[in-house]
Context: one part of a larger RNA
RNA sequence: GAGUAGCGAGAAAAUAAGUGAGAAUCUUAUUCGUCGAAAGCCUAAGGUUUCCUGGGGUAGGUAAAUCCGCCCAGGGUUAGUCGGUACCUAAGACGAGGUCGAAGGACGUAGCCGAUGGACAACAGGUUAAUAUUCCUGUACUACUGUUAAUUGGAGGAGAGAUCCGGGAGAGAAGUGGUGACGGAGGAGGCUAUAUCAACCCUGUGCAUGGAAGUGCAGGGCCAAGCGUGUAGGUAGUAGCUGUAGGCAAAUCCGCAGUUAUGGUAAUCUGAGACGUGAUGGGUAUCGCAAGAGAAGUGAUAGACGCCCUACUUCCGAGAAAACCCGCUAUUUAGAGAGACAGUAACCGUACUAAAACUGACACAGGUAGGCGAGGAGAGAAUCCUAAGACGCUC
Numbered sequence: 001g002a003g004u005a006g007c008g009a010g011a012a013a014a015u016a017a018g019u020g021a022g023a024a025u026c027u028u029a030u031u032c033g034u035c036g037a038a039a040g041c042c043u044a045a046g047g048u049u050u051c052c053u054g055g056g057g058u059a060g061g062u063a064a065a066u067c068c069g070c071c072c073a074g075g076g077u078u079a080g081u082c083g084g085u086a087c088c089u090a091a092g093a094c095g096a097g098g099u100c101g102a103a104g105g106a107c108g109u110a111g112c113c114g115a116u117g118g119a120c121a122a123c124a125g126g127u128u129a130a131u132a133u134u135c136c137u138g139u140a141c142u143a144c145u146g147u148u149a150a151u152u153g154g155a156g157g158a159g160a161g162a163u164c165c166g167g168g169a170g171a172g173a174a175g176u177g178g179u180g181a182c183g184g185a186g187g188a189g190g191c192u193a194u195a196u197c198a199a200c201c202c203u204g205u206g207c208a209u210g211g212a213a214g215u216g217c218a219g220g221g222c223c224a225a226g227c228g229u230g231u232a233g234g235u236a237g238u239a240g241c242u243g244u245a246g247g248c249a250a251a252u253c254c255g256c257a258g259u260u261a262u263g264g265u266a267a268u269c270u271g272a273g274a275c276g277u278g279a280u281g282g283g284u285a286u287c288g289c290a291a292g293a294g295a296a297g298u299g300a301u302a303g304a305c306g307c308c309c310u311a312c313u314u315c316c317g318a319g320a321a322a323a324c325c326c327g328c329u330a331u332u333u334a335g336a337g338a339g340a341c342a343g344u345a346a347c348c349g350u351a352c353u354a355a356a357a358c359u360g361a362c363a364c365a366g367g368u369a370g371g372c373g374a375g376g377a378g379a380g381a382a383u384c385c386u387a388a389g390a391c392g393c394u395c
Base pairs, nucleotide, nucleotide: 013031014030015029016028017027018026032392033391034390035389040372041371042370046353047352050351051075052074053073054072055071056070060068061067080141081140082349083348084347085346087118088117092113094111098107099106100105122139123138124137125136126135142345143344144343145342146341147340148339151336152335156165157164158163170332171331175328176327177326178325183315184314185313186312189308190307191306194302195301196300197299198298200221201220202219203218204217205216222282223281226277227276228275233270234269237262238261239260240259241258242257243256244255246254247253286293287292316319358367359366374386375385376384377383
């Protein structure tokens, strides 16, 4: 220079009470204001204790601070079903043998690893200061094991014998077949989530100041998985028999060929929703100081980008793989077993945070994947005003 610039979005504060040595700033209350496809809620990545409680006031906090994502101490993350592993494979790594190379090593078969994909069983309510599809209550489901048990199969023949032949419920492949299994675009129908309205139902309330006891005013009119049923719809073949050179062996399976029956909207398969049950339960308006008690739960309308739908129609650029699963046999051989009941179920993650906690040297007007995303007006997720909820951006 200079007590100057600045104190980081112009969303905004005011009052009272409390605490305290001290309060514009902390806490509580009442108003006011801001966001509301977000500045709300859930979650991936990343962070790694920042979460909760008690205490603190040297530093950090653009000033103050009794406050804090700061400091100290203690506490907190509970799973058969959520996510990952004990399953599968893609791109891409690695790679027994192998090929190549002065060496190091490179490539690569079988294989093995590798999710951002496939497969796979749990929902509702309650509870903590802090966790919850994890704890608790209620109701389920999956795999395996055991008990019981309706039902059901077998101990056949030859031979002196060694042994041979035949049958056989069930089990059963790493083999074989099916399935899994897939693109873009478009449109219609059926639904639900959700929302709105109500003169119907329930609860509360009552005229103070001109009117108003009414069709007043205010509020509420819910609940999952599972189990049962199998609907609106979708699918054009389906079933039996015969033959068979293919599916690296075999096959009753698949494929191919023939034939019979049936069908043209039936069956099979698939399939939202609704309905019933779950629920003599839970939750709620309200009442009550609290403990606790606890009503109604109907009708109509709108309606998705969600579900039926991996459907249907259409187009050319013709749109993963493997496992699970379902058949088949090879093989095996004396028990098998519906249903019911009981038991068991490993390891890792789980706090908090989507911005003051990640990434930007900062408590930085930047950046950061996905899901939910209400009402009025509106074509709309635009925009404006609002609900729930969250904030007023630390002078």
Large-subunit ribosomal RNA, domain III from an activated sludge metagenome, 395 nucleotides, folded computationally. The full RNA is in RNAcentral, with records from SILVA. Its Rfam family is "Bacterial large subunit ribosomal RNA". Model confidence (mean pLDDT): 83 of 100.